[in-house]
Molecule: Glycine riboswitch aptamer
Organism: Blautia sp. OF03-15BH
Parts: sequence; C1' cells; structure tokens
RNA sequence: GGAGUGGUCUCUGGAGAAUCUCAGAAAAUGAGUGCCGAAGGUGCAAUGCACAGUUUGCUGUGCAGAAUCUCUCAGGCAAAAGGACAGAGUCAGAAGA
Repeated sequence: GGAGUGGUCUCUGGAGAAUCUCAGAAAAUGAGUGCCGAAGGUGCAAUGCACAGUUUGCUGUGCAGAAUCUCUCAGGCAAAAGGACAGAGUCAGAAGA
C1' cells in the first nucleotide's frame, strides 16, 4: 500500500406444492387427509488418514468427506411474509501481491 474470496447491511430478481375437510364470524390456531423443497437441519460417493490382519496383492474397522443429490425433522402449499441462489452497492476486519 491493500484487491479478490468470505462476512454485515441495503436494493432488485427469485421456484415448488390443497384459498382441501371439520371446529372458529374471520385470521392466527387445533385436529385430519393429501402434497412441496430453495430458511435451517439429516444422510451419502470418490478419496484421504489411522489401526488391525495379511497370501505384500489386498481385506476389515474407525474418522474425515460435497451438492440445487437425498430425507422430509423443521418449514411451506391464495395473497402477504419467508425464501436457497444471483446481480448491484455499502461497511468492517485480517492476511497478502
């Protein structure tokens, strides 16, 4: 001197699936049935490491190990809200070229 990546905040875009039935004036909510996956969360491959066995070729066990995949716990199924992710901007810190 000080980007990028990542992080905070703001704006914009942003899918899917019953405005289902009953109770309730209605909404929230409760019960029931059917669905969705993109808040969050679960699980897993290749592979790596360690240990043990061993026919030195390998085998077994444990740990780590990604997602828009998977599971649907949570959440959601008119609008609103939310919303992974993307774009633009902002702020701060650390470590660099």